[in-house]
Molecule: Bacterial large signal recognition particle RNA
Organism: Solirubrobacteraceae bacterium
RNA sequence: CCGUGCUAGGCGGGGAGGUAGCGGUGCCCUGUCGCUCGCAAUCCGCUCUAGCGAGGCCGAAUCCCCUCCCGAGGGGCACGGCCUCCGGGGACAGUGCGCCUGCGCUGACGUUGAUGGUCCGGGUCCCGUGCGGUGUCGGCCCGUGAAUCAGGUCAGGUCCGGAAGGAAGCAGCCUUAAGCGGUCACCGAUAUGCGCAACGGGGGUUCCCGGACCGGAGUCAUCGCAGACGAGAGCGCCCGGGGACUGUUGCCUCAGAGGCGGGUGCACGG
Numbered sequence: 001c002c003g004u005g006c007u008a009g010g011c012g013g014g015g016a017g018g019u020a021g022c023g024g025u026g027c028c029c030u031g032u033c034g035c036u037c038g039c040a041a042u043c044c045g046c047u048c049u050a051g052c053g054a055g056g057c058c059g060a061a062u063c064c065c066c067u068c069c070c071g072a073g074g075g076g077c078a079c080g081g082c083c084u085c086c087g088g089g090g091a092c093a094g095u096g097c098g099c100c101u102g103c104g105c106u107g108a109c110g111u112u113g114a115u116g117g118u119c120c121g122g123g124u125c126c127c128g129u130g131c132g133g134u135g136u137c138g139g140c141c142c143g144u145g146a147a148u149c150a151g152g153u154c155a156g157g158u159c160c161g162g163a164a165g166g167a168a169g170c171a172g173c174c175u176u177a178a179g180c181g182g183u184c185a186c187c188g189a190u191a192u193g194c195g196c197a198a199c200g201g202g203g204g205u206u207c208c209c210g211g212a213c214c215g216g217a218g219u220c221a222u223c224g225c226a227g228a229c230g231a232g233a234g235c236g237c238c239c240g241g242g243g244a245c246u247g248u249u250g251c252c253u254c255a256g257a258g259g260c261g262g263g264u265g266c267a268c269g270g
Stems, first nucleotide, its partner, number of pairs: 001270006009058003012030004020047005035055005064263003068259002073254006079247003083243007094235002097230002100227005106221004116214008125202005130196003133192007141182004150175004158167003
């Protein structure tokens, strides 16, 4: 150096998570995709030599081991962007809301008299009475209803009597008192956050309507614009905190495939 047969070893690896720790099933990444069967997240199996059990293939180097390089991808922190939630704050330099004023478009009414003013009346408001409604109670009505202490009639039986006849009177039946139950209507009593073309009294111009008079041209409504005031704090604003997503950003960390280099058996024969 070659051949034959073996052994070590290999037949995916990694991330997060989980775990006292290590692997596996599960999730994710990778990739010319790299054995099969069984176990297994309420877990399965092990113990720093860290999957267990069974079977199969390769087998001392393109396949095994190590250092280094590169870095698919993952995780963490910081910073930034956007969104969202919670707590606190103050306030019109913004928005939204209410009232008032002014301007403008349009529409309606108006010299057959607008806005406004004075007077009168009515309504609205309060009180009382009345009526109705509603609620409650009582009466009337119906039913039931006393074995002894209600009435009537009293079979049987009892008592008095020589008899004729009388007397008391249980059960039963009838009526009824007290009581109990029920009901539309009717009568009465009582109450009222109900109602009124009812009446009376009061109150007051806040509002509405009507009439008389004065007066003489605007008034009202929708919309738009502007200004002042006011209330509250919805949005915007300020402070603090939390969460989700995201980034040719920075740092740290784990790291596949790949690359350079190095290392590593036994036996026999030639």